[in-house]
RNA sequence: UUUCAGUGUCCCUAGGGUUCCGGCAUCGUUCGCGAUGCGUCUGGGCCGAGAGGGACAGCCCGGCGGGGAACCUCGUUCCACCACAUUCGCCGGGUCCACGGCGGGAUAAAAGCCCGGGAGGC
Numbered sequence: 001u002u003u004c005a006g007u008g009u010c011c012c013u014a015g016g017g018u019u020c021c022g023g024c025a026u027c028g029u030u031c032g033c034g035a036u037g038c039g040u041c042u043g044g045g046c047c048g049a050g051a052g053g054g055a056c057a058g059c060c061c062g063g064c065g066g067g068g069a070a071c072c073u074c075g076u077u078c079c080a081c082c083a084c085a086u087u088c089g090c091c092g093g094g095u096c097c098a099c100g101g102c103g104g105g106a107u108a109a110a111a112g113c114c115c116g117g118g119a120g121g122c
Base pairs, nucleotide, nucleotide: 007057008056009055010054011053012052015047016046020044021043022041023038024037025036026035027034028033058095059094060093061092062091063090064089065088066087067079068078069077070076071075097117099120103115104114105113
C1' cells in the first nucleotide's frame, strides 16, 4: 500500500510456577498444634496459547421471506400493500495465511500469559 470479512468471549489442552490446601524434612510443644524450609513434592486449587482444540456470538457474500380473511389445509382463493431503503427472520457459504528472538512486565511466583501477527527473518 492492497485485500468482502479475517473480530470477541467462554470451555479445554500443551505448558507454568508456589501465595492458599495438602505432603515431606528439621526444631519446638500445653500433644491440640506452632515455626522454618522444600515445587529437583505426583497432587487439590490457581495462571494459561496470534501462530493448539472446541462452543457461542459478531462480521462479510449470496439467496428466500414478512399483512388480513375464507377454505377443499402445508396448499388454494380473495382483499389490502407503489417501489426502494431501513429493519426483522430463515437458509447456504466464508472468517484465509502465519518462521519468530534477546529483553522487559504483571501476579505470591512463573509460563506458549502481556509487551507481541512486536524486533528480526523468508
Molecule: Guanidine-I riboswitch aptamer
Organism: Ancylobacter sonchi